A computed fold for a 542-nucleotide part of an RNA from Bdellovibrio bacteriovorus, annotated as large-subunit ribosomal RNA, domain I.
It matches the Rfam family "Bacterial large subunit ribosomal RNA".
Lineage of the source: Bacteria > Bdellovibrionota > Bdellovibrionia > Pseudobdellovibrionaceae > Bdellovibrio.

[in-house]
Context: one part of a larger RNA
RNA sequence: GGCUUACGGUGGAUGCCUUUGGCACUAAGAAGCGAUGAAGGACGUGGUAAGCUGCGAUAAGCUUCGGGGAGUGGCACACACACUUUGAUCCGGAGAUUUCCGAAUGGGGAAACCCACCAUUUAUGGUAUCACUCAAUGAAUACAUAGUUGUUUGAAGCGAACGAGGGAAGUGAAACAUCUCAGUACCCUCAGGAAGAGAAAUCAAUUCCGAGAUUCCCCAGUAGUGGCGAGCGAACGGGGAACAGCCUAAACCUUAUUCAUUAAUUUGAAUGAGGGGUCGUGGGACCGCAAUGUGGGACCGGAGAAGUUAGAGUAACAGUCUGGAAAGUCUGGCAAGAUAGGGUGAUAGCCCCGUACUCGAAAACUUCGAAGGCCCUAGCGGCAUCCGAGUACCACGAAACACGUGAAAUUUCGUGGGAAUCUGUGAGGACCACCUCAUAAGGCUAAAUAUUCCUUAGUGACCGAUAGUGAACAAGUACCGUGAGGGAAAGGUGAAAAGAACCCCGAGAGGGGAGUGAAAUAGAACCUGAAACCGUAAGUCU
Numbered sequence: 001g002g003c004u005u006a007c008g009g010u011g012g013a014u015g016c017c018u019u020u021g022g023c024a025c026u027a028a029g030a031a032g033c034g035a036u037g038a039a040g041g042a043c044g045u046g047g048u049a050a051g052c053u054g055c056g057a058u059a060a061g062c063u064u065c066g067g068g069g070a071g072u073g074g075c076a077c078a079c080a081c082a083c084u085u086u087g088a089u090c091c092g093g094a095g096a097u098u099u100c101c102g103a104a105u106g107g108g109g110a111a112a113c114c115c116a117c118c119a120u121u122u123a124u125g126g127u128a129u130c131a132c133u134c135a136a137u138g139a140a141u142a143c144a145u146a147g148u149u150g151u152u153u154g155a156a157g158c159g160a161a162c163g164a165g166g167g168a169a170g171u172g173a174a175a176c177a178u179c180u181c182a183g184u185a186c187c188c189u190c191a192g193g194a195a196g197a198g199a200a201a202u203c204a205a206u207u208c209c210g211a212g213a214u215u216c217c218c219c220a221g222u223a224g225u226g227g228c229g230a231g232c233g234a235a236c237g238g239g240g241a242a243c244a245g246c247c248u249a250a251a252c253c254u255u256a257u258u259c260a261u262u263a264a265u266u267u268g269a270a271u272g273a274g275g276g277g278u279c280g281u282g283g284g285a286c287c288g289c290a291a292u293g294u295g296g297g298a299c300c301g302g303a304g305a306a307g308u309u310a311g312a313g314u315a316a317c318a319g320u321c322u323g324g325a326a327a328g329u330c331u332g333g334c335a336a337g338a339u340a341g342g343g344u345g346a347u348a349g350c351c352c353c354g355u356a357c358u359c360g361a362a363a364a365c366u367u368c369g370a371a372g373g374c375c376c377u378a379g380c381g382g383c384a385u386c387c388g389a390g391u392a393c394c395a396c397g398a399a400a401c402a403c404g405u406g407a408a409a410u411u412u413c414g415u416g417g418g419a420a421u422c423u424g425u426g427a428g429g430a431c432c433a434c435c436u437c438a439u440a441a442g443g444c445u446a447a448a449u450a451u452u453c454c455u456u457a458g459u460g461a462c463c464g465a466u467a468g469u470g471a472a473c474a475a476g477u478a479c480c481g482u483g484a485g486g487g488a489a490a491g492g493u494g495a496a497a498a499g500a501a502c503c504c505c506g507a508g509a510g511g512g513g514a515g516u517g518a519a520a521u522a523g524a525a526c527c528u529g530a531a532a533c534c535g536u537a538a539g540u541c542u
Base pairs, nucleotide, nucleotide: 001541002540003539004538005537006536007535008534009533015527016492017491021463022462023460024459025458026457027456028455029454030452031451032158033157040101041100042099043056044055045054047079048078051075052074062095063094064093065092066091067090071083072082073081106115107114108113116127117126118125119124129155130154131153134150135149136148137147162192163190164189165187166186172179176227202211203210215241217238218237224232225231245444246443247442248388252275253274254273255272256271257270258269259268260267280422282387283386284385286382287381288380289379295376296375297374299373300372304368305367306366307365308364309363311359312358313357317332318331319330321328333350334349335339341353342352343351393417394416395415396414397413398412399411400410403429424439425438426437427436428435479486480485499526502513503512504511505510
């Protein structure tokens, strides 16, 4: 020096654990907060107080109404001092307070700071900008208008996704240009709890039919489309969920104002208001005849009911053995509308908390909702007055439609042209005819649908500390960066601190006794304690 064995050190793998951490979902709720000052912060606030949490100069809190019933002064285990059956702490409802910054709004500003004015009851209030209403004042310029000032009401800012507007490229096509990626990422703006769409100028059918507003599934990777490449990709129809239909314009009548006109509120025009009216077996107006009741409502109203935000009651076991400890073993019982789950010194239906079940609200909120009110709602014949115009449509140029210009219908936009009024007009995938269907150029409309920053309850052939969120711990912390931004590591004594009094060595750290404990090689650098690595002892080889 090598090897082997034993015993240690170091190290922190592995195993086990984790009410408290994450991940993915389900059901229900909620879907907003904000000038009555938000979200987010700064600074304060405790007897001692650095951090987190709570709170705001009334500052780990104040008042009140309920719950609850013995301890309490957050994490946090110490000392001190207090509170509490005259009901504290705690839980819930409603209030009060709520510094400064921040949309930040009196002016300024290098956020959490500086400097003002006006009014008044001396402690407070007001004073930003923009839009709307009303009022006062008032130029060039006579009337006026612009402007100025005041007043009322509103807006702003934040927020995870879902909805609407604008809109790429890497990529794929094994290159690349049409195409694709993709109307995606991203940006901006606006809205709602959903949004949007929506009561047919719809489909269907082919000469017979038939359906009846809007969303999801099948149809179907089909028909199509496509440098017919890569790819993209319907609809009809069927089934299910949910169902709900309405209001205007116009004709006509009445009326107000202005203008024109007339002998004349006579006639006409424009604008406004009220009535009327809303449809496709066309409807309405007008004229004539007839009828007074049926059905409905998304509006008002709230009797009452249910729920949410604290809670209450809640069955049934003893002994023996082992053990530090019984919930384990053995013996014999009991409950069960409760054998979900968790805890308790090892594995407990009957020890504790709960659970099934049954109850419960002073206060606040949510939903449903009776009576009642209000609103809507029909026929026959005649007449030929009305039925949404720079619109439909066409040409050219684009876009959306699954559909890339194609035979390209349909829808939308730009430029130019430019109809008809029911004997009308549009559609049925070029176009024409026939037939059928529907009535454009105004508007509203719940539900079924989408999503989850968030609340409550629950689930998991999800993770178990290099996993699962970046974060089970003072985590978006420490730390890095001028900054935008980047971004960790770090869980486990024990059943209980019983956390080692006292003695000894030592400056201390640390250790040896003693003591606690089932165990101290469980001693706080604390469960288990692998390997690398470093030693000590013995053996053996050279």